[in-house]
Molecule: Glycine riboswitch aptamer
Organism: uncultured Halomonas sp.
RNA sequence: UAGCGGGAGAGCUUGGCGCAUCCACAAUGACGCCAACGCCGAAGGAGCAACUGCCCCGGAAACUCUCAGGCCACCGGACCGCUA
Repeated sequence: UAGCGGGAGAGCUUGGCGCAUCCACAAUGACGCCAACGCCGAAGGAGCAACUGCCCCGGAAACUCUCAGGCCACCGGACCGCUA
C1' cells in the first nucleotide's frame, strides 16, 4: 500500500421551501435543500505538559478545541487483527 474482518459518540429538535402519497384541500413523512438552536469526537486540522538557568523557537497522545466533519440504519470512520 491492497484485500478481508472488527470498529464508538451525539437531534424521531424548530422554521421555511421543495418532493412523495391524494382529483384537490387538509394531513402525513426514518425524504431532499436552506436557516436557527442543541449536541458529539475516532477522517482531516489546530492547541500544550515534561524538556531549557531565562526568553524565543521547537515540543506527543486516545488529553483539549470543534475550523472541517458528524448526530436511526446504510455509508463513512481513528484504531485493531489476519493475509499478500